[in-house]
RNA sequence: AAAUAGCACACCCGUCGCGAGGCGGGGCCGCAAAGCCACGGGACUCCCCGAGGAGUUAGCCGGGUUGCCGAA
Numbered sequence: 001a002a003a004u005a006g007c008a009c010a011c012c013c014g015u016c017g018c019g020a021g022g023c024g025g026g027g028c029c030g031c032a033a034a035g036c037c038a039c040g041g042g043a044c045u046c047c048c049c050g051a052g053g054a055g056u057u058a059g060c061c062g063g064g065u066u067g068c069c070g071a072a
Base pairs, nucleotide, nucleotide: 006031007030011026012025013024014023015022016021029059035065036064037063039062040061041060042057043056044055045054046053047052
């Protein structure tokens, strides 16, 4: 390369959360780490006069870590 399997954007339903969003089901926009980790940066939410605090995002980027198939 090829094949098999996997994940699941938007959206819909249910549910949790003040919220960003999470989880379950459906769902093919995409993904070779779109597996896992909030360590650095970014974005976003809530509280706060502010300084600041508490969170969300791993499908924003970097970093760490584990890892499937596979010709020459």